[in-house]
Molecule: SAM riboswitch aptamer (S box leader)
Organism: uncultured Actinomycetes bacterium
RNA sequence: GAUUCAUCCAGAGGAUCCGAGGGGCCUGGCCCGACGACGAUCCGCCAACCGACCGGUUCUCCUGACCCGGCACGGUGGCAACGCCAGGUGCGAUGAGAG
Repeated sequence: GAUUCAUCCAGAGGAUCCGAGGGGCCUGGCCCGACGACGAUCCGCCAACCGACCGGUUCUCCUGACCCGGCACGGUGGCAACGCCAGGUGCGAUGAGAG
């Protein structure tokens, strides 16, 4: 980088540094930004995709398996606005898998 499946109208703050743009790409809007946006770091928080652990139904000779619920310990992810809106885009982002 390509690929399979799933999700994307909910939720979540401060500080320090940086210094002019940012909101995926194109177009048209509309927003955020020197009262410091965006980005990075620290702490905090949100959430529950995967693993772990706990509980439950069913199946099973054993071992375990699927599914449901809990939890938030680990791996991720996230913390303006419906993926900001519309049209276009083998579109974008995130998780898990296989290669």